[in-house]
Molecule: Bacterial RNase P class A
Organism: Bacteroidales bacterium
RNA sequence: UUCAUGGUCACCGUUGUCGCGGCGUUGUUUCGACGUCGAGGAAAGUCAGGACAGCACAGGGCACCAUACUUCCUAACGGGAAGGGGGCAAAAGGGCAACUUUUUGUUCACAGCCAGUACCACAGAAAACUACCGCCCUGCCGGUUUUCGGCUGGGUAAGGGUGAAAACGUGAGGUAAGAGCUCACGGCUUCGGAUGGCGACAUCCAACGCGGGUAAACCUUAUGGGCUGCAAGACCAAAUAUGCCGGCGCUGGCUUCUUCGGAAGCCUGUAAGGCGGCUCGUCUGAGCCGGUGGGUAGGUCGCUAGAACCUUUUGGUGACAAAAGGUCCAGAUAAAUGACAACUUCGUACAGAAUCCUGCUUAUGAGACCAUGAAAAAC
Numbered sequence: 001u002u003c004a005u006g007g008u009c010a011c012c013g014u015u016g017u018c019g020c021g022g023c024g025u026u027g028u029u030u031c032g033a034c035g036u037c038g039a040g041g042a043a044a045g046u047c048a049g050g051a052c053a054g055c056a057c058a059g060g061g062c063a064c065c066a067u068a069c070u071u072c073c074u075a076a077c078g079g080g081a082a083g084g085g086g087g088c089a090a091a092a093g094g095g096c097a098a099c100u101u102u103u104u105g106u107u108c109a110c111a112g113c114c115a116g117u118a119c120c121a122c123a124g125a126a127a128a129c130u131a132c133c134g135c136c137c138u139g140c141c142g143g144u145u146u147u148c149g150g151c152u153g154g155g156u157a158a159g160g161g162u163g164a165a166a167a168c169g170u171g172a173g174g175u176a177a178g179a180g181c182u183c184a185c186g187g188c189u190u191c192g193g194a195u196g197g198c199g200a201c202a203u204c205c206a207a208c209g210c211g212g213g214u215a216a217a218c219c220u221u222a223u224g225g226g227c228u229g230c231a232a233g234a235c236c237a238a239a240u241a242u243g244c245c246g247g248c249g250c251u252g253g254c255u256u257c258u259u260c261g262g263a264a265g266c267c268u269g270u271a272a273g274g275c276g277g278c279u280c281g282u283c284u285g286a287g288c289c290g291g292u293g294g295g296u297a298g299g300u301c302g303c304u305a306g307a308a309c310c311u312u313u314u315g316g317u318g319a320c321a322a323a324a325g326g327u328c329c330a331g332a333u334a335a336a337u338g339a340c341a342a343c344u345u346c347g348u349a350c351a352g353a354a355u356c357c358u359g360c361u362u363a364u365g366a367g368a369c370c371a372u373g374a375a376a377a378a379c
Base pairs, nucleotide, nucleotide: 001375002374003373004372005371006370007369008368009367011365013343014342015341016340017339018338020038021037022036023035024034025033026032027031040350044361045360047359048358049357050356051355052229053228054227055226059280060279061278062277064225065224066223067222068221069083070082071081072080073079084110085108086107087106088105089104090103091102092101093100094099111220112219116218117217118214119213120212132160133159134156135155136154137153139151140150141149142148168186169185170184171183172182173181187210188209190207192205193204194203195202196201233301234300235299236298243292244291245290246289247288248287252267253266254265255264256263257262273283274282275281308327309326310325311324312323313322314321315320
């Protein structure tokens, strides 16, 4: 320098002609004129968190679901930042060894396996109350009679085999042969003490002890969770047949009026109901359920001024926060945001707003940056 792979960022503009939608100004107001703005980094998925609206003023318990190292950021989150710890790998150093120190890279769904239950195939004697080969001892038998072979009994877990994993590891002593049996050096769990840190934790000292793994296994612990969603919801208009049939129902009391049929108000609260599932509780409360039949269904708001964006300063390791100044950047409703020409890195990928914002996940192209690998050239 070129190519490839992975990751991160980022995404057009100007002029002219014509066309479409919103807003503003304006006219000769059936119809025009002028100005201005107009689809993404994911608008996708609907996986999360909220703003906002409604359900009553949203309570308790259980079930269910989600999260899980520490501190900080944020409206909030299962998100982000900075740290802590574990695993794996590489390099350099110390040590007989076990092991250990530092740096770099990478990764973790990182509360708990001494609360309980459960599982660890196959191989292997055995996967936790191990003994196949082996080693040692006693007794007996045979023999080429130090050394060998076989059988019964006893001891052993250092050596070998199986396995992902076999009773903490290495070295030495000791023993009939061996074993934490003893000692030294290490490793790990638990408890205690000291120092440092907001904290997770780190370092050091001492004591007891020594099979593991799996909780995106059931489970235990801690924390959190009301629901539905712009087709939420609010308003205006229109229309009618408060139709007809069937079933189950209409609790109790007081006051006033009365045309004596009943009406109105207050208290109570029966049936049917509302509050994610169940339940307690609470609210509403005389209508409710089924069938059949007729009429209307158009418009306005919600609708884009926001936890908004840009620049600078200050604070912070950082995510971010505060202050000052500035900007207004789509609101369609069967669905506008386009076509052509020139210049420009914008093109040929993935792909198009529909209440909005912040995250996550997925798809992907020109361009820029970083890392790794390969090739070539120069020094």